[in-house]
């Protein structure tokens, strides 16, 4: 780097360094940023997955599973602005406007479902 599965509306700061952009790619928004961001380092913290572990339920026993507002720990990764910051593809609904003989069509806004991509973890070849 590839594939599979799972998760992504919660949570988590101080200092140093550095000096202009940054928020994954592209586009449109909207934000952060010389009152010093993004990045890097030190310490600290959070608790998503793996791991360890307590109690209860279940069970003949055990494994597994469920519950304990987020059980507890923080060993391995990870994470510590804003929902993955929002949206784009597809689909359902509501409201408004325009066109229209009927059937209906188009546009705008809002609220859902399903995807795509991304990120993280575990596993596999």
């Nucleotide at each position: 780097g590839u594939c599979u599965c799972a998760u992504u509306c919660u949570g988590a700061g101080u200092g140093g360094u550095g000096g202009a952009g940054g928020g994954g790619u592209c586009u449109g928004g909207c934000c952060c940023u010389u009152u010093g961001a993004u990045g890097c380092c030190a310490c600290g913290g959070c608790a998503a997955c793996c791991g360890a572990u307590u109690g209860a339920c279940c069970u003949a026993c055990g494994c597994a599973g469920u519950c304990a507002a987020u059980g507890u720990c923080a060993g391995g990764u990870g994470c510590c602005a804003a929902u993955u910051c929002c949206a784009g593809c597809u689909u359902g609904g509501a409201u408004u406007u325009c066109a229209g003989u009927u059937u209906u069509g188009a546009a705008a806004u809002c609220c859902g479902g399903g995807g795509a991509a991304a990120a993280u973890g575990a596993g596999a070849a």

Predicted 3D model of a 125-nucleotide RNA (SAM riboswitch aptamer (S box leader)) from a Verrucomicrobiales bacterium. It was read from a public genome assembly, where an Rfam model found it. Taxonomically the source falls in Verrucomicrobiales (Bacteria, Pseudomonadati, Verrucomicrobiota, Verrucomicrobiia). Its mean pLDDT, the model's own confidence on a scale to 100, is 80.